[in-house]
Context: one part of a larger RNA
RNA sequence: UGACGGGGGACCGCACAAGCGGUGGAGCAUGUGGUUUAAUUCGAUGCAACGCGAAGAACCUUACCGGGGCUUGAAGUGUGGUUGACAGGAUAAGAAAUUAUCCCUUCUCUUCGGAGACAACUGCACAGGUGCUGCAUGGCUGUCGUCAGCUCGUGUCGUGAGAUGUUGGGCUUAAGUCCCGCAACGAGCGCAACCCUUGCCCUUAGUUGCCACCGGGUUACGCCGAGCACUCUAAGGGGACUGCCGGUGAUAAACCGGAGGAAGGUGGGGAUGACGUCAAGUCCUCAUGGCCCUUAUGUCCCGGGCUACACACGUGCUACAAUGGCCUGUACAAUGGGUUGCAAAGCCGUGAGGUGGAGCCAAUCCCAAAAAGCAGGUCUCAGUUCGGAUUGUAGUCUGCAACUCGACUACAUGAAGGUGGAAUCGCUAGUAACCGCGGAUCAGCAUGCCGUGGUGAAUACGUUCUCGGGCCUUGUACA
Numbered sequence: 001u002g003a004c005g006g007g008g009g010a011c012c013g014c015a016c017a018a019g020c021g022g023u024g025g026a027g028c029a030u031g032u033g034g035u036u037u038a039a040u041u042c043g044a045u046g047c048a049a050c051g052c053g054a055a056g057a058a059c060c061u062u063a064c065c066g067g068g069g070c071u072u073g074a075a076g077u078g079u080g081g082u083u084g085a086c087a088g089g090a091u092a093a094g095a096a097a098u099u100a101u102c103c104c105u106u107c108u109c110u111u112c113g114g115a116g117a118c119a120a121c122u123g124c125a126c127a128g129g130u131g132c133u134g135c136a137u138g139g140c141u142g143u144c145g146u147c148a149g150c151u152c153g154u155g156u157c158g159u160g161a162g163a164u165g166u167u168g169g170g171c172u173u174a175a176g177u178c179c180c181g182c183a184a185c186g187a188g189c190g191c192a193a194c195c196c197u198u199g200c201c202c203u204u205a206g207u208u209g210c211c212a213c214c215g216g217g218u219u220a221c222g223c224c225g226a227g228c229a230c231u232c233u234a235a236g237g238g239g240a241c242u243g244c245c246g247g248u249g250a251u252a253a254a255c256c257g258g259a260g261g262a263a264g265g266u267g268g269g270g271a272u273g274a275c276g277u278c279a280a281g282u283c284c285u286c287a288u289g290g291c292c293c294u295u296a297u298g299u300c301c302c303g304g305g306c307u308a309c310a311c312a313c314g315u316g317c318u319a320c321a322a323u324g325g326c327c328u329g330u331a332c333a334a335u336g337g338g339u340u341g342c343a344a345a346g347c348c349g350u351g352a353g354g355u356g357g358a359g360c361c362a363a364u365c366c367c368a369a370a371a372a373g374c375a376g377g378u379c380u381c382a383g384u385u386c387g388g389a390u391u392g393u394a395g396u397c398u399g400c401a402a403c404u405c406g407a408c409u410a411c412a413u414g415a416a417g418g419u420g421g422a423a424u425c426g427c428u429a430g431u432a433a434c435c436g437c438g439g440a441u442c443a444g445c446a447u448g449c450c451g452u453g454g455u456g457a458a459u460a461c462g463u464u465c466u467c468g469g470g471c472c473u474u475g476u477a478c479a
Base pairs, nucleotide, nucleotide: 001479002478003476004475005474007473008472009471011469012468013467015463016462019427020426021425022424023423026318027317028316029315030314031313032312033311034309035308042053043052064304065303066302067301068300069299070298073126077125078124079123080122081121082120083119084118088103089102090101091100092099093098107116108115109114128293129292131291132290133289137287138286139282140281141280142278144276149189150188151187152186153185154184155164156163157162168180169179170178195270196269197268198267200238201237202236203235204234205233206232209228210227214225215224216223241264244258245257246256247255248254320420324379325378326377327376328375329374330373336367337366338365341360342359346355347354348353386417391412392411393410394409395408396407397406433455434454435453436452437451438450439449
């Protein structure tokens, strides 16, 4: 100087408390451990691994296993030799990769010697490796933590390591934020602001958007003419700064209350992550040192496996019902996506879907039905008209192909489950909870992920305690 303390002081955080909803019990989905296996490819392992890499394993992917092939090789570069144009097509064998045979074709220039280009075969250099080392590395990332810290120059103090500044005062702040004081004076990286979005207003613009007024038409509808007021769209501005008033305070910083205002003290949300810590993670994104393999640890193909299943754990979904289930009617979104695409109306089917093909490269057309909600009816507390696992049969769709191993539909079947022990998680407002919708990946496959809107709470006395963190101080036999 740090680190640590079941030392002290003062402070913060959904840390506790106050509340709401879960997990832990059930079934299923998914990941992991374990076990099994020819293989169940590999990595990730307290927080910070475990719906993680994987934004999508039937084949492919694929790295694993079994079997069948190849050896200058699946892509690429150079070079020696030999042969020939190349390309293309067919047949046979085979599970395929591939192998064999056949057909067809015979490049350009030429001084007729040959040269050039291309291809095949062969040889040599080499390729190739998701093989090892993340404790050799770059890059990227997690984490403490969006915590308020981390440092430097000059000066001063100390023999020195170092200190000072950065400590002290403030009922100061979200903040080393600001004010005052001070052997310090300044500065940098962080904080804040600048950026995006959302909330109010104005200006400009008016189609594909809008429809107040006027006219026309219809069973009906901005459907048509007209219009750009309004909504909206998208470009530019305004607006919030403790600016104003009162109180408290040290005449300060600031805090408390109020006015006006769409918004008030960082308005809400996002992006943004200091010096560093964990030899944290990644050699399987990529790059890369070293080591290793080179008729194999490379490469091609078929089949299998990654989907196994006494069990254990994590994360989720669906429930156990009446604030509900079922039936009928009816209302209101936002974000998005669409040409190898989205697909309307109509018709067929109980349905998944089929047929059909208008329109749309989209503020125009389509996906598209929002759902919870509301109105009416029914069920009447039961393992039930709750719950839907499991199983049987028949189908639909995608795709060479759904047996291992897809999703969905119909009929039948109708398991556990009556609110969950110890323990444990999330959340402070348009939040939690409940409800649907969209997208990426993607032929097909979503309870996951990323977005989007609808309905919309309860509680916070407070900081004694638990956990984590920063500041000052103290002790130390630790570094």
The part of an RNA shown here (small-subunit ribosomal RNA, 3' major domain) has 479 nucleotides and comes from an uncultured Acidobacteriota bacterium. The full RNA is in RNAcentral, with records from Greengenes. The prediction has a mean pLDDT of 83.